This is a predicted structure of a 73-nucleotide RNA (transfer RNA) from a Streptosporangiaceae bacterium. RNAcentral holds the sequence, with entries from ENA and MGnify. RNAcentral records the identical sequence in 4 taxa.

RNA sequence: GGGGCUAUAGCUCAGCUGGAAGAGCGUCUGGUUUGCAACCAGAAGGUCAGGGGUUCGAGCCCCCUUAGCUCCA
Numbered sequence: 001g002g003g004g005c006u007a008u009a010g011c012u013c014a015g016c017u018g019g020a021a022g023a024g025c026g027u028c029u030g031g032u033u034u035g036c037a038a039c040c041a042g043a044a045g046g047u048c049a050g051g052g053g054u055u056c057g058a059g060c061c062c063c064c065u066u067a068g069c070u071c072c073a
Stems, first nucleotide, its partner, number of pairs: 001072007010025004019056001027043005049065005
């Protein structure tokens, strides 16, 4: 320098071909217990890496950029 893959909640990851964002763990609150753990119920938490474009509508499609992994030279 060139090719490929990845980037979504604090962490690990789903999101099926465009119809508007979820799970597990964690955190917080309440219940149960003398207390802890465990269990049960509920809640908070997201500019979907950044920018632009296509579309009535984008996490998803197109272009550029950034970061990481990997292959070739």
Its Rfam family is "tRNA". By type it is a transfer RNA.